[in-house]
């Protein structure tokens, strides 16, 4: 990189290095940024996908369900995935789709 499933309106930042961009991509908006962007490092935090534990259920295993903790593997810590684009609808939509991100599988 391909593919399957689930989630994406909640939540959580300081310091150091760095020195001009950044918000995935294209277009249009709208924002962030020398009161210091990206990137990297340190520390802290958030969440609870996997893993752990407990309960329930079961002849047993697997699976499903509920809960607990956060020392394990990831992820994340401006704005809904910042908004729109395509379809429906009719100017109204926590709509659907595409794309993307993350997790866990598959080959």
């Nucleotide at each position: 990189g391909a593919u399957u499933u689930a989630u994406c309106a909640a939540g959580a930042a300081a310091g150091g290095u760095g020195g001009a961009g950044g918000g995935a991509u294209u277009u249009g908006g709208c924002c962030c940024u020398g009161u210091g962007a990206a990137a990297c490092c340190u520390u802290a935090g958030c969440a609870a996908c996997c893993g752990a534990c407990a309960c329930a259920a079961u002849u047993c295993c697997a699976g499903c369900g509920u809960g607990u903790a956060a020392a394990g593997g990831u992820g994340c810590u401006a704005a809904u995935u910042c908004c729109a684009a395509c379809c429906c609808g009719a100017u109204u939509g926590a709509g659907g789709g595409u794309a993307g991100a993350u997790a866990a599988g598959u080959g």
The RNA shown here (SAM riboswitch aptamer (S box leader)) has 107 nucleotides and comes from Chryseobacterium sp. The organism belongs to Chryseobacterium, within Bacteria. Of the family's consensus pairs, 97% are formed in the model. It matches the Rfam family "SAM riboswitch aptamer (S box leader)". Gene Ontology term of the family: regulation of gene expression.